[in-house]
Context: one part of a larger RNA
RNA sequence: CUCUAGUUAAGGAACUCUGCAAGUUUGAACCGUAACUUCGGGAGAAGGUUCGCCUUUUGGUGUGUAGUCACUUGCUGACGAAGCACUGGGAGGUCGCAGUGAAAUGGGGGUAGCGACUGUUUAUCAAAAACACAGGUCUACGCAAACACGAAAGUGGAAGUAUGUGGACUGACGCCUGCCCGGUGCUGGAAGGUUAACAGGAGAGGUUAUCCGCAAGGAGAAGCCUUGAAUCGAAGCCCCAGUAAACGGCGGCCGUAACUAUAACGGUCCUAAGGUAGCGAAAUUCCUUGUCGGGUAAGUUCCGACCUGCACGAAUGGCGUAACGACUUCCCCACUGUCUCAACUAGAGGUCCA
Numbered sequence: 001c002u003c004u005a006g007u008u009a010a011g012g013a014a015c016u017c018u019g020c021a022a023g024u025u026u027g028a029a030c031c032g033u034a035a036c037u038u039c040g041g042g043a044g045a046a047g048g049u050u051c052g053c054c055u056u057u058u059g060g061u062g063u064g065u066a067g068u069c070a071c072u073u074g075c076u077g078a079c080g081a082a083g084c085a086c087u088g089g090g091a092g093g094u095c096g097c098a099g100u101g102a103a104a105u106g107g108g109g110g111u112a113g114c115g116a117c118u119g120u121u122u123a124u125c126a127a128a129a130a131c132a133c134a135g136g137u138c139u140a141c142g143c144a145a146a147c148a149c150g151a152a153a154g155u156g157g158a159a160g161u162a163u164g165u166g167g168a169c170u171g172a173c174g175c176c177u178g179c180c181c182g183g184u185g186c187u188g189g190a191a192g193g194u195u196a197a198c199a200g201g202a203g204a205g206g207u208u209a210u211c212c213g214c215a216a217g218g219a220g221a222a223g224c225c226u227u228g229a230a231u232c233g234a235a236g237c238c239c240c241a242g243u244a245a246a247c248g249g250c251g252g253c254c255g256u257a258a259c260u261a262u263a264a265c266g267g268u269c270c271u272a273a274g275g276u277a278g279c280g281a282a283a284u285u286c287c288u289u290g291u292c293g294g295g296u297a298a299g300u301u302c303c304g305a306c307c308u309g310c311a312c313g314a315a316u317g318g319c320g321u322a323a324c325g326a327c328u329u330c331c332c333c334a335c336u337g338u339c340u341c342a343a344c345u346a347g348a349g350g351u352c353c354a
Stems, first nucleotide, its partner, number of pairs: 001349008010340002014338001019335001027051005036041001038172001052094012067079004071074001095099001107333004112328002114325002119131002135170007147156003173320004178250003183247002185243005192238003199231001203227005210219003251269005278312001279309001290306005
């Protein structure tokens, strides 16, 4: 010097990102116990009192000797002084600073956010507000099911059968879940347009038996070869509807009331429709430490409001919510070497000197 354990005057969170760490509390009996609440809880709420030992007294329970009673006369049953064991109450006394005398053994309260809850997770830096969950909704599937694995056989689903199974989203409970189907998707429709292979074969080209010609050359049937128009032709797409707890979306400008300000009201443009209820500087608010109120002597955090929502919003759920949480924020009480500010004790390790 480092570490481990312990003690500390006065103060008591002034420390610090944060009371991190440490400390306080801790058992049992009795008294007592708020808001809120899903009436179960909250709750061990909070807060208080008592606790050793000795003497004495008085109960209870068990066992059960003597004894009493009963009969079925037994190694019987019932009651039950004594004794023993356990466990309460009363009175008196007594010691210490201290009686759950050591050890084990909750610190508490308030507020807000998030997630309903118990649970699960990054084996080895994250335990959470993430995942799951019961509940809700949509959707597919009639059984040789949908779906999944597998060239297939086959298997799972399931030795199940729609109160079932698969997929997707949401996430207890309470109150609710608005408008838009123009785009994308899905479902249904089939009149018309478009559309593949196949079928079809108009026509065109090559070759030449033959013919014409003195020749050069020209014409050219059938066959064969090459090419090939019309026509026919399904789903799909175009098209027509439905569907948002499908993917998603949910406006701008101008004017107007007898102070001012504001605009219930009016005009206009655009849109598929222009954000409803509820909430709102929020885990979302840039400007921003918004403004007002509360708490503090002093508060960029916190709580309650306001609404000017840069850029909340309704199962990518909205808003509440008792209980729960090694979650996160702020405040208070108690308590403390966290600190003012450091000191000492014991042990372990290190370094230097002798």
RNAcentral holds the full RNA, with entries from SILVA. Predicted 3D model of a 354-nucleotide part of an RNA (large-subunit ribosomal RNA, domain IV) from a freshwater metagenome.